[in-house]
RNA sequence: UCCCGACAAGAGCAAACCCACGGUGACGUGGGGACGCAAAGCCAUGGGCCAACGUUGCCGCUUCCCGCCGCGGCAUUGGUGGUCGCCAGGUUGCCGAA
Numbered sequence: 001u002c003c004c005g006a007c008a009a010g011a012g013c014a015a016a017c018c019c020a021c022g023g024u025g026a027c028g029u030g031g032g033g034a035c036g037c038a039a040a041g042c043c044a045u046g047g048g049c050c051a052a053c054g055u056u057g058c059c060g061c062u063u064c065c066c067g068c069c070g071c072g073g074c075a076u077u078g079g080u081g082g083u084c085g086c087c088a089g090g091u092u093g094c095c096g097a098a
């Protein structure tokens, strides 16, 4: 120095949930709160997942019947967006037992 990561030391972050604010939404920010975390620091670059919107298809609702329109659900697909506490990659960094 690198790998590695201890019932070591000192610090740090903060899931769920609650409150406020922002956003159509995923979600974000601040406060409270701790399930966890050795990069749970930072970067949406690849994959995953998620969201609203549009495309296309199917189904349902609306009725005398059929179709159109409309609305809703599911699937599909497109660009956009979100998530780094899903994985990979990039980058910076505290401590030092085995």
Stems, first nucleotide, its partner, number of pairs: 004096002012037002017032006035085001041091003045088003048083004053078002056075006
Notes:
Predicted 3D model of a 98-nucleotide RNA (c-di-GMP-I riboswitch aptamer) from a Planctomycetota bacterium. The sequence was found by an Rfam model in a public genome assembly. Rfam family: c-di-GMP-I riboswitch aptamer. Rfam links the family to the GO term cyclic-di-GMP binding. Lineage of the source: Bacteria > Pseudomonadati > Planctomycetota. Model confidence (mean pLDDT): 85 of 100.